[in-house]
Context: one part of a larger RNA
Parts: sequence; structure tokens; C1' cells
RNA sequence: UGCUCGUUCAGGAACUCGGCAAAUUAACCCCGUAACUUCGGGAGAAGGGGUGCCACGGUAGGGUGCAAGCCCGAGGUGGCCGCAGUGACCAGCGCCAGGCGACUGUUUACUAAAAACACAGGUCUCCGCAAAGUCGUGAAGACGACGUAUGGGGGCUGACGCCUGCCCAAUGCUGGAAGGUUAAAAGGAGAGGUCAGCGCAAGCGAAGCCUUGAAUUGAAGCCCCAGUGAAUGGCGGCCGUAACUAUAACGGUCCUAAGGUAGCGAAAUUCCUUGUCGGGUAAGUUCCGACCUGCACGAAUGGCGUAACGAUCUGGCGACUGUCUUAACGAGCAGCACA
Repeated sequence: UGCUCGUUCAGGAACUCGGCAAAUUAACCCCGUAACUUCGGGAGAAGGGGUGCCACGGUAGGGUGCAAGCCCGAGGUGGCCGCAGUGACCAGCGCCAGGCGACUGUUUACUAAAAACACAGGUCUCCGCAAAGUCGUGAAGACGACGUAUGGGGGCUGACGCCUGCCCAAUGCUGGAAGGUUAAAAGGAGAGGUCAGCGCAAGCGAAGCCUUGAAUUGAAGCCCCAGUGAAUGGCGGCCGUAACUAUAACGGUCCUAAGGUAGCGAAAUUCCUUGUCGGGUAAGUUCCGACCUGCACGAAUGGCGUAACGAUCUGGCGACUGUCUUAACGAGCAGCACA
């Protein structure tokens, strides 16, 4: 000097990103216990008091046993000792407010335990059984299931409470089939090559064979017509107007498929921003309550609440402390130096 511990005057978070770490608390019995609440909880809430030993006396009482007995055993009275009686060890710190997630659970084996995943519940959709879906070589076969729509598969949401608005123009899906378009295939008008023949020649050229090949017929799909949002998704701009001012219930106009409803809102979302006001502090970029000017919330990529729960995150208070003012002393181990 380092590591791991122990103690500490006065102060008590002044430390620090942050009470990180440490300290406090702690067992059992009794008293007592708020808001809120899904009436179960919250709750060991909080906050207090007691605890040893001796005697009455293992008493009152209880359990068991046929009984003898054995076991459990309060409450009371009196007394004794110490600074201290759960005498050492072991053994919750508490409270207030908010965000997120309902909860118990699950997860990155070896830097993340969470607000992520799951969840019960909700809803949409597919599937009538040789089911849909999945594995497999377009297989056999198997799972689904020795199940049968109160079943099985898939998607989204995520307890509960109150709710879940408008848009079907685009994309998707479902349904429709009149018309348009459209493949292979069918079809074989016509064209070319070849050569029997004809012709003096140029050339023409049947049948066959070969190469092409128009019209016409021709399904789904697409175009088309509807439906559908707890399908993918989307949910405006400008101007004017009230007897102070300000603001605009109101009006005009352009565009759109329709122009964001309820609720919430500087938010895990707010750039400007440490917005403004209020609270808490002597002093508060955080926090809580409001306001609404929402750069760029918003309704199952759910909206807003919510008791309980959380090794969650944020702010505050009490208690407590070597975190600090500011360091000191001690123990063990290690290191270094000298002998």
C1' cells in the first nucleotide's frame, strides 16, 4: 500500500448519476392499524407495550388413558439480580406519490430478468372428416385424433371495469358471372420446299412427303360488379365572423374514400422546451397536479381507468448510518523493503 473485516467524537446524505454500499429493522405474545378496494384484500399496514430467574405451583385449565400416570399449559400475586432478560447466534427498514405490465410464471447457458415473452379472457378467420393445417421424394406413411364445430388449425389483442368512432378510393380476402382479354389443345383457309407430268423455253405444277400456318372453338386468372376494418391501412387546407380586446358556437371556399369521435395529452410520445401556472425545496433541466399551442396521442399494431402484485423504473419523506465533512484506531491475509 492492497484485499476482507471491526469500532468511532460531533454532524447525519452535506456523498453520488442515483442512499451504490453499509447501517437501521428483525423472534414470540398483547394492544392497535388509514386511504383505497374486484370486499378477498390492503395488513406483519403504520404505531406502541411485554419477554430473565425464584416461590406459590407444573397452579387454573386442556389432551390422552379403564386407571395409575404422561403430555400441553395461560393468567395472577410476591420476591431477586444486572447497563442490558428473543442478554450470544439465527430472524422484515417503514411510509407517500407516479409510469409500465393485471396477477403466479418465462427469457438472452457465459455483460440485458425487463415495460420484453407467456397468460386466463376477448375477437376474427379456416376446417363437415380420407377435415383444415403440418412432416415427408408431387411417395408410402404419420401427426391432427382413436378427436368431430362446446372440436381442431391460424392471426391479432391481452385480467377486470367503461368503451372500441368515420373511410371499401388503394391493397388483400370473400362472393358474382353478363361482357372484354387470355394458355395448352382442337382446327386447317392459305403459303413455301420437293417432283410425276406439261411446255421449245421462261415457267406452271396433281397426289404424297416435309416446313409453316389465318379464321373459328377454348378454363381459371385479370379487367369488371358487389361485400368486407378486432383485414393491410387511412382519418385535410385556406379565408371571414360576436357591442373593449381576445377567441370563434357561425359562414364561405378548395380538395378527399373519409377528414381523428370518446377518452387522454409537454406523455416510455413535446422539436421549440428547463413551455406556462400551481405544489413540494432556502434553492427542483427530475417529480406531482393542471393548462392544450398534440413538431409527430387516439380507440383489440386497442383507448382510458384500475384494487392486488413487481430482485421493475421515477420522485419525495422518516428512521438509520464512515456515503460524506475528515479521517483515526484495530484484526487477518497479501505485497514491498531491511535484517

The prediction has a mean pLDDT of 88. The part of an RNA shown here (large-subunit ribosomal RNA, domain IV) has 339 nucleotides and comes from Blastocatellia bacterium AA13. The sequence was found in a public genome assembly. Its Rfam family is "Bacterial large subunit ribosomal RNA". Rfam links the family to the GO terms ribosome and structural constituent of ribosome.